RNAcentral holds the full RNA, with entries from ENA. The part of an RNA shown here (large-subunit ribosomal RNA, domain VI) has 266 nucleotides and comes from a Chloroflexota bacterium. Rfam family: Bacterial large subunit ribosomal RNA. Gene Ontology terms of the family: structural constituent of ribosome and ribosome.
[in-house]
Context: one part of a larger RNA
RNA sequence: CGUUGGAAUAUUGAGAGGAGCUCUCCCUAGUACGAGAGGACCGGGAGGGACACACCGCUGGUGUACCUGUUAUCGUGCCAACGGUAAACGCAGGGUAGCCAUGUGUGGAGUGGAUAACCGCUGAAAGCAUCUAAGUGGGAAGCCCACCUCAAGAUGAGUAUUCCCAUCUCUUUAAGAGAGUAAGGUCACGGAAAGAACAUCCGGUGAUAGGCGUUAGGUUGAAGUGGGGUAACUCAUGUAGCCAAGACGUACUAAUAGACCGAGGG
Numbered sequence: 001c002g003u004u005g006g007a008a009u010a011u012u013g014a015g016a017g018g019a020g021c022u023c024u025c026c027c028u029a030g031u032a033c034g035a036g037a038g039g040a041c042c043g044g045g046a047g048g049g050a051c052a053c054a055c056c057g058c059u060g061g062u063g064u065a066c067c068u069g070u071u072a073u074c075g076u077g078c079c080a081a082c083g084g085u086a087a088a089c090g091c092a093g094g095g096u097a098g099c100c101a102u103g104u105g106u107g108g109a110g111u112g113g114a115u116a117a118c119c120g121c122u123g124a125a126a127g128c129a130u131c132u133a134a135g136u137g138g139g140a141a142g143c144c145c146a147c148c149u150c151a152a153g154a155u156g157a158g159u160a161u162u163c164c165c166a167u168c169u170c171u172u173u174a175a176g177a178g179a180g181u182a183a184g185g186u187c188a189c190g191g192a193a194a195g196a197a198c199a200u201c202c203g204g205u206g207a208u209a210g211g212c213g214u215u216a217g218g219u220u221g222a223a224g225u226g227g228g229g230u231a232a233c234u235c236a237u238g239u240a241g242c243c244a245a246g247a248c249g250u251a252c253u254a255a256u257a258g259a260c261c262g263a264g265g266g
Stems, first nucleotide, its partner, number of pairs: 001153001005164007015150004021049007033038001051107005059101004066094005071086006110145001112144002118138004165266001167179004184261004189203004208254003211250005217243003224237005
């Protein structure tokens, strides 16, 4: 921009894409078959491999400053306690959210349809025979459907429900042009289940973000004080102190002030 008034929501599915895999074992059954050796079809069950999708409750990885330890050096006057730097974490031990796999869950189901090779039934031409000429059946990981995803720009532009509509001006009076509006939407504003930008989604006086409180969880026992020890150090106060992205709560702060687009009865 179109979809023949303007919108919001929910849909149909023409069409397109994805998936489609495979192994072992057990039962049937040591049965059918076979002299034996061996050893089934059909049917039922169990466990795997690879692949794909999803997720983070478990097991783990990462987690660049969340916690702790520690070396050198500089600083905060000194002790103690801290802070900076050591290649863009000094080194080391852990680790929330998020992301992830090596972790977990799920999937490849179908007694569907039409068929290929092939196997048939009936059956002439051709008194026989013949699956074929008329007619008719079976038959594949393949085809169509079924399963998952996208999908009305499917210009063939579909469908349903709901909302808004009898304003103004100009004019060449027409499917005209313009203006302010309606439903609705956009910008701007607070944001994240989203994200390169854009888009998407949520919120806008309410729990949207921050702060604060509680808490899950992480780290591992803070400082100060007291006790023990010559001291290094250790014990108590004390499930302590500190803490990012998590959860719940709480209007303390900020979502203010606003601007614009958007029909004319089709």